[in-house]
Context: one part of a larger RNA
Molecule: small-subunit ribosomal RNA, 3' major domain
Organism: Cytophagales bacterium
Order: sequence, then structure tokens, then C1' cells
RNA sequence: UGACGGGGGUCCGCACAAGCGGUGGAGCAUGUGGUUUAAUUCGAUGAUACGCGAGGAACCUUACCUGGACUCGAAUGCGAGUGACAGUCCCGGAAACGGGACGUUCUUCGGACACAAAGCAAGGUGCUGCAUGGCUGUCGUCAGCUCGUGCCGUGAGGUGUUGGGUUAAGUCCCGCAACGAGCGCAACCCCUAUUCUUAGUUGCCAGCACAUAAUGGUGGGGACUCUAAGAAGACUGCCGGCGCAAGCCGAGAGGAAGGCGGGGACGACGUCAAGUCAUCAUGGCCCUUACGUCCAGGGCUACACACGUGCUACAAUGGCCAGUACAACGGGUAGCGACACAGUGAUGUGAAGCCAAUCUCAAAAAGCUGGUCUCAGUUCGGAUCGGAGUCUGCAACUCGACUCCGUGAAGUUGGAAUCGCUAGUAAUCGCGCAUCAGCAAUGGCGCGGUGAAUACGUUCCCGGACCUUGUACA
Repeated sequence: UGACGGGGGUCCGCACAAGCGGUGGAGCAUGUGGUUUAAUUCGAUGAUACGCGAGGAACCUUACCUGGACUCGAAUGCGAGUGACAGUCCCGGAAACGGGACGUUCUUCGGACACAAAGCAAGGUGCUGCAUGGCUGUCGUCAGCUCGUGCCGUGAGGUGUUGGGUUAAGUCCCGCAACGAGCGCAACCCCUAUUCUUAGUUGCCAGCACAUAAUGGUGGGGACUCUAAGAAGACUGCCGGCGCAAGCCGAGAGGAAGGCGGGGACGACGUCAAGUCAUCAUGGCCCUUACGUCCAGGGCUACACACGUGCUACAAUGGCCAGUACAACGGGUAGCGACACAGUGAUGUGAAGCCAAUCUCAAAAAGCUGGUCUCAGUUCGGAUCGGAGUCUGCAACUCGACUCCGUGAAGUUGGAAUCGCUAGUAAUCGCGCAUCAGCAAUGGCGCGGUGAAUACGUUCCCGGACCUUGUACA
């Protein structure tokens, strides 16, 4: 100087408390451990691994296993040269591939296209993240981490950065052997809440007409909604109180918004030899008729068990039936598909429109109205299994989703323990998207609808910040 203390002081955080809802019990989904296996590819492992890399494992992916094949090689670049190669068909084969037959470019003459000898560079998801770059997690959006000069100290180092206030903040003020400065904080950026201006189609329809069974459907209009560009607005600016000041307090005024308005992006010096050599790049080491490459099939989906994360429930604030209302974000041409018909349905057939503020996905659901069930393992719950189908795809046996009929398991609110959340939040309800032929999505990322309770307080648990003290630790 740090680190640590079941030392002290001050302060903060859904840290506790106060509340609301869960997990832990059940069934299933998913990840992991373990076990099994020819293989169940690899990585991630307290917090900071475990619906994680994976934003899509039937083949492919794929890295694993079994078997069949290749050896300048599957891919890429250079390349003399050729006008073919490719392709099609036949035979063998599980295919890769092997054998045979057919087949033989375009041209603006520059070339394009295809193949490609020899040769040069191969290739490796093999090892080392404790050789590395890059990227990332975490402490932590915590308020800290430093430097120049000066001063103090033999020196390590200190001072500044401590103190008194204040703040979300090393934020600002006052004081001070310090005076300044940098990286952080804040602001500048984006979305959102209000208003104005501009613009008016594909959006809108107040007023005036037309038309219809009805509808902005039509003429027209720019008022309104909205769209999307610009601007204004919030600064403790004003008032009162407290205070030296910074600032704090006020159901104060004004205002759509008030004291950081709400949310996002943004992560200082560093810590964990944290994670990643399997995104990529890369040193070293290793393999080179194989640890490279191609192919078929299998596996990554196994199952006595254990754990994490979720979904659905156990019902009456509910289930079922009928009627009826209101969104936002988004996607669409190898696509979205209105509408009609067929089918109980998944879906099929035909098909208008739309490269979309125009057409379409699209039905929002919870809600509201009426009816029914009457506390039961039930008209709760839907696992499991049987049968029949639909769709995607070369192909649904291992191993897809969906539909219909039947079947109708556990489960009656969950031990010890444990998690999230402070407001348009929790809880609850549906909708969209990426990946994607299809889908194991209950996951992830977004969107809107309905919409709470509680916070006395900081003694205690956990984590953190500053000052101080002890130390046999560095």
C1' cells in the first nucleotide's frame, strides 16, 4: 500500500422486511449428470454451466459409430492445353463409384463457357483458451481508476481523491499544500408521452353531393385520426420555506409531462491464468493410402435413476355451448392467398387480388350477454394407448407435425427449502417474427389487451461503496 475480520462508523441495492405470484409434490416438454451403447460427436460446470453454443439433429446438417470406397486428394487459386466437358441411357452396386453406349459449345473472333495433364499452394471440428488475437460473461451502470507539476517522506509511498454538507453519481458546494488534467458519471444518439408546421396516397371522412341491400364504394375535401420529416417543450426557470453555498422540502403556480418524465443503446482502471483453438484468425505440437476425403445405414431422440429450466393442471373468480366487442408489432412472389365448393376436421379442388398504409396472413384472446354443469377424481384434468386420416418431403420404421373417433393415467394446491417482481410493474390474456421443405417452439425475441397489492423501517441475511481500526496474510 492492499486484502481480510463472527472490529467500528456512514450509505446503497427487490438485500431483508411489507405484499403478490411461483418453484420444490403430479403428468409432459426441454437441458444436464449418471448409466447404457458399436456410437450415444464436441464444448459450457457455484454465483458467471444446465429451453446454454443450437435463430429448427428424419437424409443433409454431423464433427460420432459400423460398413463400402479414394490417395495431389471433396473445395479454392494459378495453369500448358483441349472443344469438349457436362448431360442422357444401359449394366453392376446400398450409394459413393466402376464399366459401356449415345452425345458432341456459343462468338461481335476480343473472348465467354466448360474441362483440365504435370506442377505449385492440399486437408484436419486433431491437441494446447495455461502460447495468442478477436469476441464474450462477471463484479457492475457499481462510482470509481489514474496522471502532470508542486509539496511531504531515507524509502515503499502519501497528498490531490481525506474533512463538513449534498447527490442516482469522485454530482456539485465549502474548506484544505495543493493546483490542474485524463478515463469513467451526466449530457450529446434512438424510442415513447404533448403541441405546432409541412405534406395528403394506398391512409382519413367533419361538412356537400351521388350510388347501394350494405360498406370512404364514388365525386370531392385536408378539418380530424394517422403516416413521417422538421420544430417547440422541462431548466429547480417562477413562488414560498430552510440553508453560507451546493441543494432539499411544498396535494404551490403554470404545464401533456416536474425535479434523472419512462425505456433503450452506451460498461472506466481492472478481477476471475473466467469462457471460446468447434464462428473466425493464429504460434507450437501431432496425422499424411489417414486423425484427410466421398458414400450408405445407424447414432446425437438410448433409460433403473438424480438435478435445473419450463408448459399444462388439480377447477365454480371455473369447464362447456351459442351470440357479440375492442389491438399493436410484424411477415408475404419457389410467397401470402380472399371467396366458392367438397370434407366432422387436419386439408383438398378451383381461384380474385397483392412485390402490398392498396391485397393477404387475420379469428385477436381474456372481456361482455344468455344458457348449462353443482363440488364429484366430476361436463375438472388431459397423460397414455388403439384405430382411421391430412400435410411436408427422394424418404416420416428407428425419429415429424397436425386432424377425427375411441381410451381417460397421475393430480384435490405440494416437506425441508427456494425464486421473481416497486407501476402500466407483477399477475393474467392472446398476437407476430427469426430459424425453417416440414417440425418435435411449452424455447427465444418482440407486440399490444386487462391490470393489482405492498414498502413501518434498515436490527438481522446477501452483495457493494467510502472513512477508520487490528493483523503472525501478500